[in-house]
């Protein structure tokens, strides 16, 4: 981009680390430097977690028609290994490999 689709987004969460902010140690005459993921703030975050609008399909009802309204949309065990960022992570390869 297109298709319309086990759909897009957005907030919060499980989790995650350390670019910045705070904490804590040392230096230092201050200013400030280096070390330390250390409860935390700023980030990053779920196919298989939450709501929450949108959208698609399908039904009811209403309505001449255009269309209004109201409901419903199922299942989901999963390595290793590599990747990006400042690092990592249920992020991303991936509803990958395999499993059943």
């Nucleotide at each position: 981009a297109a298709u319309a689709a086990u759909g897009u987004u957005a907030u919060c969460u499980a989790g995650g680390g350390u670019u910045c902010c705070g904490c804590g140690a040392u230096u230092g005459a201050u200013a400030a430097a280096u070390c330390g993921g250390c409860u935390g703030g700023u980030c990053c975050g779920a196919g298989a977690g939450a709501u929450a609008a949108c959208u698609c399909a399908c039904g009811g009802c209403c309505g001449g028609u255009a269309g209004g309204u109201c409901g419903u949309g199922u299942c989901a065990c999963g390595g290793a290994g590599g990747g990006a960022u400042a690092a990592a992570a249920g992020c991303c390869c991936g509803g990958g490999a395999g499993a059943u």
The RNA shown here (Guanidine-I riboswitch aptamer) has 100 nucleotides and comes from Paenibacillus sp. UNCCL117. The same sequence occurs in records of 2 taxa. The prediction has a mean pLDDT of 81. Of the family's consensus pairs, 100% are formed in the model. Rfam family: Guanidine-I riboswitch aptamer. Gene Ontology term of the family: regulation of gene expression. A reference for the family is Nelson et al. (2017), "Metabolism of Free Guanidine in Bacteria Is Regulated by a Widespread Riboswitch Class", Mol Cell. The source organism's lineage runs through Bacteria, Bacillota, Bacilli, Caryophanales and Paenibacillus.